[in-house]
Annotation
A computed fold for a 79-nucleotide RNA from a Thermoleophilia bacterium, annotated as c-di-GMP-I riboswitch aptamer.
RNA sequence: UUCAGACAAAAGCAAACCUGCUGUGAGGUAGGGGCGCAAAGCCAAGGGUCUCUCUUAGAGAGACAGCCUGGUUGCCAAU
Repeated sequence: UUCAGACAAAAGCAAACCUGCUGUGAGGUAGGGGCGCAAAGCCAAGGGUCUCUCUUAGAGAGACAGCCUGGUUGCCAAU
C1' cells in the first nucleotide's frame, strides 16, 4: 500500500413512526425517534421500483443512492 473488516476504540449516518413546512404526486426538508449501516458519503450512467402529464402505442417530465451494478472520494483498524 492492497484485500478481507474484529463481540476493539473514536468519530459518523439514521428505517418505521410522530410533528411542522413544502410538492398535484412519488417525495423533499427540520425536529423528535432508532430499525439498521464499513461507504446507509457523493454521482440517476445501466437495470429496477414508484409518481405525474399527454395520450393508448408509447412519449415526456420527475422521485428513490437505505434495491442491484458501475463510477468516484473517504475515517479507524486487531489479525
The source organism's lineage runs through Bacteria, Bacillati, Actinomycetota and Thermoleophilia. The model forms 95% of the base pairs in the Rfam consensus. The sequence was found by an Rfam model in a public genome assembly.